A computed fold for a 96-nucleotide RNA from a Pyrinomonadaceae bacterium, annotated as c-di-GMP-I riboswitch aptamer. It was read from a public genome assembly, where an Rfam model found it. It matches the Rfam family "c-di-GMP-I riboswitch aptamer". About the family: GEMM was predicted in a large-scale screen for bacterial structured RNA regulatory elements. Model confidence (mean pLDDT): 85 of 100.
RNA sequence: AACCGAUAAAGGCACACUCCGCGCGAGCGGAGGUCGCAAAGCCCACGGGAGUCAGAGACGGUCGCAAGCUGUCGCUGACUUGGCCGGGUUGCCGAA
Numbered sequence: 001a002a003c004c005g006a007u008a009a010a011g012g013c014a015c016a017c018u019c020c021g022c023g024c025g026a027g028c029g030g031a032g033g034u035c036g037c038a039a040a041g042c043c044c045a046c047g048g049g050a051g052u053c054a055g056a057g058a059c060g061g062u063c064g065c066a067a068g069c070u071g072u073c074g075c076u077g078a079c080u081u082g083g084c085c086g087g088g089u090u091g092c093c094g095a096a
Base pairs, nucleotide, nucleotide: 004094005093012037013036017032018031019030020029021028022027035083041089042088043087046086047085048084049081050080051079052078053077054076055075057073058072059071060070061069062068
């Protein structure tokens, strides 16, 4: 110095949930909170994943038919998620 990561030390971040605000929504910002996190620091939506809204479609349900309503599926468009992962970059500590 690199890899690595303790029941170490010093600190850090903050899921769910609650309150306030924003958004049709996924979700976002602030305060509290503390499930977890060794990069859960910072950058990135380029690739993969997940999700939301809208559109047209396919196949069902409802209905005597159609229309309407509604469920599922993939497609297209616009979005969300970096605490789903890949990627870039910087960094604290030091047992084995």